Molecule: transfer RNA
Organism: Bacillota bacterium
RNA sequence: GCUACUGUGGCUCAGUCGGUAGAGCAGCUGAUUCGUAAUCAGCAGGCCGUCGGUUCAAGUCCGACCAGUAGCU
Repeated sequence: GCUACUGUGGCUCAGUCGGUAGAGCAGCUGAUUCGUAAUCAGCAGGCCGUCGGUUCAAGUCCGACCAGUAGCU
């Protein structure tokens, strides 16, 4: 330098044919316990890497850029 893939709560990942964004773990509160752990119930937390474009409507489609990973030279 070229090619491919990835980027979504603190972490790991889903998200179908474009139609108001979900799970597990972690966190907080409560119940249970002599107490802790475990278990159960509930709560909070993300505008989806950035900037544009298409569309009535974009996490999803298109472009550029940024970061990471892998491969090639």